Context: one part of a larger RNA
Molecule: small-subunit ribosomal RNA, central domain
Organism: Acanthophora spicifera
RNA sequence: UUGGGUGUAAAAAGUCUGUAGACUUUAAACAGUGGUAUAGGGGUAAAGAAUAGAAUUGAAAUAUUUUAUAAAACCUUUAUAAACAUGUUUAAUAGAAAGUAUAAAUAGAAGAAAGAAGAAUAGGUGGAGUAGCGGUGGAAUGUGUAGAUACCACAGGGAAUACCAAAGGCGAAGGCAUCUUUCUAUGUAUACUUUGACGUUGUAAGACGAAGGGUAAGACAGAAAAUCGGAUUAGAGACCCGAGUAUCCUUACCAGUAAACGAUGAAUGUUAAAUUUCUGUUAUAAAAUAAAAAUAGGAAUUGUAGAAAACUCGUUAAACAUUCUACCUGAAUACUACGGUCGCAAGACUAAAAUUU
Numbered sequence: 001u002u003g004g005g006u007g008u009a010a011a012a013a014g015u016c017u018g019u020a021g022a023c024u025u026u027a028a029a030c031a032g033u034g035g036u037a038u039a040g041g042g043g044u045a046a047a048g049a050a051u052a053g054a055a056u057u058g059a060a061a062u063a064u065u066u067u068a069u070a071a072a073a074c075c076u077u078u079a080u081a082a083a084c085a086u087g088u089u090u091a092a093u094a095g096a097a098a099g100u101a102u103a104a105a106u107a108g109a110a111g112a113a114a115g116a117a118g119a120a121u122a123g124g125u126g127g128a129g130u131a132g133c134g135g136u137g138g139a140a141u142g143u144g145u146a147g148a149u150a151c152c153a154c155a156g157g158g159a160a161u162a163c164c165a166a167a168g169g170c171g172a173a174g175g176c177a178u179c180u181u182u183c184u185a186u187g188u189a190u191a192c193u194u195u196g197a198c199g200u201u202g203u204a205a206g207a208c209g210a211a212g213g214g215u216a217a218g219a220c221a222g223a224a225a226a227u228c229g230g231a232u233u234a235g236a237g238a239c240c241c242g243a244g245u246a247u248c249c250u251u252a253c254c255a256g257u258a259a260a261c262g263a264u265g266a267a268u269g270u271u272a273a274a275u276u277u278c279u280g281u282u283a284u285a286a287a288a289u290a291a292a293a294a295u296a297g298g299a300a301u302u303g304u305a306g307a308a309a310a311c312u313c314g315u316u317a318a319a320c321a322u323u324c325u326a327c328c329u330g331a332a333u334a335c336u337a338c339g340g341u342c343g344c345a346a347g348a349c350u351a352a353a354a355u356u357u
Base pairs, nucleotide, nucleotide: 003329004328005327006326007311008310012325014208015207016206017205021201022200023199025092026091027090028089029088030087031086036081037080038079039078040077041076042075043074050069051068052067053066054065055064056063095198096195097194098193099192100191101190102189106187107186110184111183112182113181114180115179116178117161124154125153126152127151132143133142169176170175213254214253215252216251217250218249222248223247227243228242229241230240265324266323267322268321269320270319273302274301275300276299277298278297279296280295281294282293306313307312330357331356332355339350340349341348342347
């Protein structure tokens, strides 16, 4: 490389946008560049194999050595053809996109900014009040007569939003939950209209990307790596307790990684059913606005065919097919070394070998 694969055995990049490239709906006409088919011309054919001989050894050759011949699907070139395919042109509407109507269509923790709210924790001030409080398996460190803890009132401050809440919803992923307003983006249904393949995937490139980390300036209620103390213990560098800084928060940047997981790439089509749930629509029926039915798009649980080593998957496929991309090739060495690119650094990306088995 081929073959075969990528849920769990090696393997789907964290996600998206998108250039080149690859692939690409229906119909007609033309062309004959490429490819294909048919019929010809020319070129090459080392070794081996094939066909026909010869020589050597020998009783005998199928042994050894050697000569000649022919042959392409390979290379090149001419002509013709049009089923498939390619290119150009024209047309179409089933893909795709856009618009209008449907209460102002509708749905939602999608994003950004501003403002507001209540509960709770801690500290402060004041009141009232007296000896413990706190903590634990039990204690101690700690805290308190300089008046604590518990109770009441007041103003300020920071972070997070109980119940609702669900197998629920939204988002490309990361992720997103108090309320209101403004701005931005997205999904879905029914009917009609417009454009007319404008599509799919996507090396490179770009954007986003939890927690933790880094830089600068703020903020700091609570929690809390490190650190200190008290216990436990043979020891305790831990689990438990008392303190406590970075950090978690805000603003502006860097960084670019996670079991970034559905351990399952994206897109299109085809293939039993049943149940639950979210958002719509339809016509009956009805006047409780709920139930039942059909249907479209999501989220789940069973399960047929089929698949699978099994577990299990099963219209949200790991089934049956097609297109494109990425990746894998025994284990360890090794998500490492060297080199290169990026980064303030931490480090990230790319990525071996000797050797062992």